[in-house]
RNA sequence: UAAAAAAUCAGCCAAACCUGUUCGCAAGAAAGGGACGGAAAGCCACGGGUCCAACCACUGGAUAGCCGGGUCGCAUGC
Numbered sequence: 001u002a003a004a005a006a007a008u009c010a011g012c013c014a015a016a017c018c019u020g021u022u023c024g025c026a027a028g029a030a031a032g033g034g035a036c037g038g039a040a041a042g043c044c045a046c047g048g049g050u051c052c053a054a055c056c057a058c059u060g061g062a063u064a065g066c067c068g069g070g071u072c073g074c075a076u077g078c
Stems, first nucleotide, its partner, number of pairs: 012038002017033003021030003036065001042071003046068003049063005
């Protein structure tokens, strides 16, 4: 060190589902098991989408493994 592609190494995360586990009204989240997949499937609710709502709501919450964006990183090659 602009862009694209391929390969390699070390590892990493973890869908559905299950639990005589927990939290929550719920969506859903966490813990354990489990691997569908992922090159940011690390983090952030800023924008859009979708989902939930006991309180009623011009509101609150969830989803980052829906998309965009922001931000911090790992490895190889040159």

Predicted 3D model of a 78-nucleotide RNA (c-di-GMP-I riboswitch aptamer) from uncultured Oleiphilus sp. Its Rfam family is "c-di-GMP-I riboswitch aptamer". From the family's description: GEMM was predicted in a large-scale screen for bacterial structured RNA regulatory elements. The sequence was found by an Rfam model in a public genome assembly. The source organism's lineage runs through Bacteria, Pseudomonadota, Gammaproteobacteria, Oleiphilaceae and Oleiphilus. The coordinates come from a structure-prediction model, not an experiment, and the mean pLDDT is 78.